[in-house]
Molecule: Glycine riboswitch aptamer
Organism: Stappia indica
RNA sequence: AUGUACUGCGGGAGAGACCGGGGCGAGAAGCUCCGGCGCCGAAGGAGCAACCGCCCCGGAAACUCUCAGGCCAAAGGACCGCAGGCCAA
Numbered sequence: 001a002u003g004u005a006c007u008g009c010g011g012g013a014g015a016g017a018c019c020g021g022g023g024c025g026a027g028a029a030g031c032u033c034c035g036g037c038g039c040c041g042a043a044g045g046a047g048c049a050a051c052c053g054c055c056c057c058g059g060a061a062a063c064u065c066u067c068a069g070g071c072c073a074a075a076g077g078a079c080c081g082c083a084g085g086c087c088a089a
Base pairs, nucleotide, nucleotide: 002088003087006084007083008082009081010080011079016037018036019035020034021033022032023031024030038071039070040069044067045065046064047063051059052058053057
């Protein structure tokens, strides 16, 4: 000087403020529970695979599936930028 787990800051999409019933509530607000149908993919998870490797076997996506999660806002959020950085070589 460089790189990784990780940390901080900033940016960060998509999809019903749906319908019915119950509870809390002064309340038609808001929250929550149950059921129903419709959707989203960028936490996580899983699958196929281009490709890669030390080629037995293994690693593999922003593709695919939606188990989970999400569908006003908030929170979260793959990924990107900046700064730091155990540790490694």